A computed fold for a 247-nucleotide part of an RNA from a Paludibacteraceae bacterium, annotated as large-subunit ribosomal RNA, domain VI. Its mean pLDDT, the model's own confidence on a scale to 100, is 84. The source organism's lineage runs through Bacteria, Pseudomonadati, Bacteroidia, Bacteroidales and Paludibacteraceae. The sequence was found in a public genome assembly.
Context: one part of a larger RNA
RNA sequence: CGUAGAAAUUUGCGGAGGUCUGACACUAGUACGAGAGGACCGUGUUGGACGAACCUCCUGUGCACCGGUUGUUCUGCCAAGGGCACUGCCGGGUAGCAGCGUUCGGUUCAGAUAAGCGCUGAAAGCAUCUAAGCGCGAAGCUGGCUCCAAGAUUAGAUUUCAUUAAGGGUCGUUAUAGACGAUGACGUUGAUAGGCUGCAGGUGUACAAUGGUGACAUAAAGCCGAGCAGUACUAAUUACCCGAAUU
Numbered sequence: 001c002g003u004a005g006a007a008a009u010u011u012g013c014g015g016a017g018g019u020c021u022g023a024c025a026c027u028a029g030u031a032c033g034a035g036a037g038g039a040c041c042g043u044g045u046u047g048g049a050c051g052a053a054c055c056u057c058c059u060g061u062g063c064a065c066c067g068g069u070u071g072u073u074c075u076g077c078c079a080a081g082g083g084c085a086c087u088g089c090c091g092g093g094u095a096g097c098a099g100c101g102u103u104c105g106g107u108u109c110a111g112a113u114a115a116g117c118g119c120u121g122a123a124a125g126c127a128u129c130u131a132a133g134c135g136c137g138a139a140g141c142u143g144g145c146u147c148c149a150a151g152a153u154u155a156g157a158u159u160u161c162a163u164u165a166a167g168g169g170u171c172g173u174u175a176u177a178g179a180c181g182a183u184g185a186c187g188u189u190g191a192u193a194g195g196c197u198g199c200a201g202g203u204g205u206a207c208a209a210u211g212g213u214g215a216c217a218u219a220a221a222g223c224c225g226a227g228c229a230g231u232a233c234u235a236a237u238u239a240c241c242c243g244a245a246u247u
Base pairs, nucleotide, nucleotide: 001151005161006160007159008158009157010156014148015147016146017145020048021047022046023045024044025043026042032037050105051104052103053102054101058099059098060097061096065092066091067090068089069088070085071084072083073082074081075080109143110142111141116136117135118134119133167242168241169240170239171187172186173185174184175183192235193234194233195231196230197229198228199227201224202223203222209218210217211216
C1' cells in the first nucleotide's frame, strides 16, 4: 500500500517441524538341535540421546535484601551510622532467569506402494506371480500428531456493530511485552504503577534497658528488591486527531 467501514471468531491453498534407539524380564531354557547352544511371534519394565514446557523439589545466579568483618575518613565525642577500598572481603538469599532439576513427547492406526511373496491364468492343451485380473508386503510415500498460514492479488467465510457514526490513534499509569516501533493491562463507572497495611519468603536476634561475672535471656527481635492480597493516599486530568470512496 492492497484486500473499498470496523471488531471478534475462523476455514486451510500451501509450508515447516517431529518420526531415533538400547538393555532387561516373561513367553521359555519352549520350538529347533545329537549336544553345545538357543529363537520368531507376542507382552511388560527401565534407560540413552534429542526436543518442548516449567520452577514444586535439587542446584546456580541473584552489583547492595539481611548479617559478619578489616583499613581509613566523616557525622563534635560514646554508642549508632554514611562514604571509599573489585559488589572492599566473607556467610546466606526472595522474585526473575536458568540446568545439573521436574513433567511430557516419538506410538498405535489408515491408504497406495518398493524389493519380495502369492492367487487365478493364457499366449505355448503342460508349466508359469502377468500378458487381462486379484491379494499381501517397509523405519520409506500420502494422511493421521504439533506449529505457521487469505499478499491463497483466486486477497476466502461467519457473527456483531456502524450518520445519534462503529472503531482506531495521540496522551497518561504500566508489564506476563520490549533495542526503537510493536504487543498486552488499565485510565476515576479505576486496583494500572507507586505509597501504606497484612501475609508468604530472606536474614538471623537491632538500639536502649533490665537480670546475670560472662556467654546469654527478655526476642521468629530488628531490617528487608522484584512475590500474594487488601486499601484510592499519589499519579493515570482536560482534551484532540483519523475514520463508512467514486464513475